[in-house]
RNA sequence: GCCGCAGUAGCUCAAUGGUAGAGCACACCCUUGGUAAGGGUGAGGUUGGUGGUUCGAUUCCACUCUGCGGCU
Repeated sequence: GCCGCAGUAGCUCAAUGGUAGAGCACACCCUUGGUAAGGGUGAGGUUGGUGGUUCGAUUCCACUCUGCGGCU
C1' cells in the first nucleotide's frame, strides 16, 4: 500500500428500513434470625464520527477514525 471483518448500556451480545432490547453488573424493594441463592421495580444509549438516500436509517451508500486478520 491492497483486501476482509468488527465497533450498539459499565461488560458480553441481539435487533436485515417503522418506538433500540436481553444476560451479567449497579440502585431500591420483597423474602431470611442474618447471608448466599431466588423474585420484583428502576436507572443507565448522540448505535465510533461526518455526510448522503428515504416519509422514516443500528440497518442501505460514500468518506473517515479505532481494533483485529490476510496479502504484498
Notes: Predicted 3D model of a 72-nucleotide RNA (transfer RNA) from a marine sediment metagenome. RNAcentral holds the sequence, with entries from MGnify. Model confidence (mean pLDDT): 82 of 100.